[in-house]
Parts: sequence; structure tokens; C1' cells
RNA sequence: GGGCUAUUAGCUCAAUGGUAGAGCAGGUCCCUCUUAAGGACAAGGUUGUAGGUUCGAGUCCUACAUAGCCCA
Repeated sequence: GGGCUAUUAGCUCAAUGGUAGAGCAGGUCCCUCUUAAGGACAAGGUUGUAGGUUCGAGUCCUACAUAGCCCA
């Protein structure tokens, strides 16, 4: 220098172009003499950044950033 892949909740990951979800962690409550375990409920998101396409974008296109891998 070139190519490929990834980037979504605190963490690990889902999500046919049509309401962004799960598990774990954290919170409140129940249970218990207490803790752990178990149960219930609620919360938590600028989908890496900036544009474009579209009635509608996490998803498609472009550039950039970061990380990893490959080639030179």
C1' cells in the first nucleotide's frame, strides 16, 4: 500500500427493509433467622461516526474511525 471480517444495553450475542430483543450483571419486591439459591417485576440503546438510497435503514450503498486476519 491492497483485500476481507467485525463494530447493537455494563458484558456476551440475536434481529426477512416494517414496534430494537435475549442471557448474564445491576435495581426493587417476595421467600429465608440471615446470606446464598429460587421466584416476580421494572429499568437500561444517538445500533462506532458522517452522508446517501427508500414511504420506511441495525439491515442496502459511500467515506471515515477502531480492532482482528490475509497478501505485498